[in-house]
A computed fold for a 376-nucleotide RNA from Pseudomarimonas arenosa, annotated as Bacterial RNase P class A. It is recorded under the gene name rnpB.

This record gives sequence, structure tokens and C1' cells, in this order.
RNA sequence: GGAGUCGGCCAGACAGUCGCCGCCGCAUGCGGUUCGCCGUAUGUGGGGGAGGAAAGUCCGGGCUCCACAGGGCAAGGUGCCAGGUAACGCCUGGGCGGCGCGAGCCGACGGAAAGUGCAACAGAGAGCAGACAGCCGAACGAUGGCCCACCUCGGUGGAACCAUGCGUGGUGAUGGUGAAACGGUGCGGUAAGAGCGCACCGCACGCGGGGCCAACGCCGCGUGGCACGGCAAACCCCACCUGGAGCAAGACCAAAUAGGGACGCAAUGCCGUGGCCCGCGGUGCGUCCGGGUAGGUUGCUUGAGCCGGGCGGCGACGCCCGGCCUAGAAGAAUGACUGUCCCCGACAGAACCCGGCUUAUCGGCCGGCUCCGCAG
Repeated sequence: GGAGUCGGCCAGACAGUCGCCGCCGCAUGCGGUUCGCCGUAUGUGGGGGAGGAAAGUCCGGGCUCCACAGGGCAAGGUGCCAGGUAACGCCUGGGCGGCGCGAGCCGACGGAAAGUGCAACAGAGAGCAGACAGCCGAACGAUGGCCCACCUCGGUGGAACCAUGCGUGGUGAUGGUGAAACGGUGCGGUAAGAGCGCACCGCACGCGGGGCCAACGCCGCGUGGCACGGCAAACCCCACCUGGAGCAAGACCAAAUAGGGACGCAAUGCCGUGGCCCGCGGUGCGUCCGGGUAGGUUGCUUGAGCCGGGCGGCGACGCCCGGCCUAGAAGAAUGACUGUCCCCGACAGAACCCGGCUUAUCGGCCGGCUCCGCAG
């Protein structure tokens, strides 16, 4: 200097003017008052006012209401190990597998020697399989040759050997198919072959060591010719987790109108039921009570909070000390205009709160590390 990788940060800047939404103070008016103040209106001053994702609403929790003795089934989710955390499907560290020269990145990564099931196309054969081509000629048969024996001289019979590869057959080493074809390499062996035998590698099982535990299969020893092919994001098995609804949750105050309850009065009333009386039901006015609607208040932002320092831990994180208060609306606020400057500015707008994940995003800054080239 170039290429790359990981982490952190910024998200046009400054000034002025006019606005918008909360908060705090002051003045004045009005109303209330338990005389401390409170509410409200207007004016005025001060200070605050979106994000790294506020998004998707995909996980986890707080909070609230409802339900709930305990156990089981179903349904859904999670799934290497250890740790962190309020909790998680998140994070950290480790293991294993894959990719990369490397820094580093990616992985739903439990169980297929319980059971059921699946494997398109191609291919001979797709599960404890399979001879299509090829290879072989050991074994059995066939045909032919050679040889021998017998006889009616043309045949018949026969041991071994040779040939053919015709039939029965051997073979999983070679070719070809496939995502996948029942360990790999070499030597021996064989008719040709084959864990058939052996050596090494791999694999499985057992023991010991390592990994502060564990995952693991890293190291050593022993045993075994090799079983138990793949798929569980197929059913399934195993382990663990999960009650439902959500701030339009919920709580409080509370009109008008209609309706409900209690008491009193009218009233020994009137109407209905009934032949009549009692009884029962209805009917007016007043006072009080309670539920609910409109409306209002609250929940609402002080919180698993943020910043700085110290300590423990590889780390996620935890503990201690000091400091800070940083939007809270309900047509729902952060905008408009002007000026100057630059590298000319992306994705995008809070609605109960918090921890994550995922997705979107112009450009730039800082730091750690890796690889390549050059110079000293």
C1' cells in the first nucleotide's frame, strides 16, 4: 500500500423567527376551602420533546383481571454440554460437523442395534439387496478331441487329460446408474474373486487418562472382521417447558333520561282478579340507597433505568460506590420558513413497560485481528 474479517459509534451541522405536546415557576381574574392550599382561565418566564431499528408482533417476562387441591391424557413448543439471566426459541464459553490459506463464519446438532413408514428419476439391483455388461471354468452336465476296451467293423462303453463357454453355476474385484449400491489401501490367496487370511487406516465395544463437571472421542491399552446403511423440518420414542385474556387489561368519580330497591304520604283511595270479604298484582308524589351509560380521573412512565469508577469472572454477566431524571399524547405533539457551510444527508415516527430475535437502512468515523506485496 492492497484485500478481508470482527467489534464499537454517528445518523447533516450551526444561528434566527413563528408554531405544536407535556412539565416547573410567577402575576392576575373566577370558584372552592378543613385557611395549609386546591381547581380553572388568561398572560408571562424557564426547561424537556422519537429510533437504531420507534417496524414485524416472531419469542420471553413485568403489570392487570379471570380461572386454579393434586395427578393423568390430549395439544403445542424446545432439543450437543456447561454457564448467564426475571425469563427465553436469547446471550457467553466449550464440544462436534461443514466452509475459508487465515482472522473468522455457518449449523432444529437428542434417539434409526422399540415399532410403523418413505426413497421420484435412473439403474441388473434401494435393504439384511442385486448378475445387465464383464470376469472365471474349480464343481456337475453337454458336445468335440485324444487314448483304452469290446464286438456283428460300423458302432458301443469308459478313467484321466485337452478344448468349447452351450446349460447348471461361481463372482460383488471391473464398467455403468444414482443423493445413496452393504468400510478403504496394499500384500497374500483363488478357477476368478471376496475380511477369505494378514498389516496399516477407519469403525464398534470395554478399561484408563484428559476435558476443573459435562458434551466430546483428544491420548493410551485391550477385544472384535465389521455388525447396527439413509431419512425423525415422516409418524413415533425420550427429556424438559407451557392455564386464559390483554392497557379497548384493570381501578376510581359520576350526570340527564329510563328502569330497580327501601321508607313515608295520598289512603280504609282507584284499577285488575273475584259473586263478596281477606289476599295478590298494578297505579301518583316525596326522600334516601345501589347498579350501569355519557363524560372525567387514573393506570402513564423511577425503571430487571442511564452515565462514570472500582472489584470478581476467559466471557455473557454479577456486586459495590458516586452522579443523573431523559417524550407521555387521545385527532393524538417534535413542524414550517430564512441564512451560512459541507462529503448534499438512507431506512424510517413512540401509544402500558422491559429483554431479545428478525427485517429495512445513503454515507462516514474509531479500534482489534488476518492474508498478500514492497522497503528498511
The RNAcentral record of the sequence draws on ENA.